[in-house]
Transfer RNA from Cassiopea andromeda, 71 nucleotides, folded computationally. It matches the Rfam family "tRNA". By type it is a transfer RNA. Rfam links the family to the GO term triplet codon-amino acid adaptor activity. Model confidence (mean pLDDT): 83 of 100.
RNA sequence: UGUAAGAUAAACUAUAGGUAAGUUAUCAGACUCAUAAUCUGAAUAGAUAGGUUCGAAUCCUAUUCUUACAA
Numbered sequence: 001u002g003u004a005a006g007a008u009a010a011a012c013u014a015u016a017g018g019u020a021a022g023u024u025a026u027c028a029g030a031c032u033c034a035u036a037a038u039c040u041g042a043a044u045a046g047a048u049a050g051g052u053u054c055g056a057a058u059c060c061u062a063u064u065c066u067u068a069c070a071a
Stems, first nucleotide, its partner, number of pairs: 001070007010024004018054001026042005047063005
């Protein structure tokens, strides 16, 4: 420098145009003499800016960052 892939909650992973889901962690409650485990509940998310669309995490463009490969 070029090509390709990727960016979703504190961590990890789903969601191929119509309510953003799950696990772990955190917090609260129940249980217990107490803690752990277990059960119930809650809070925290679409890299940024535009475009297309009735509607965008998803499609298109640009930018930023990360990774891999080639030179």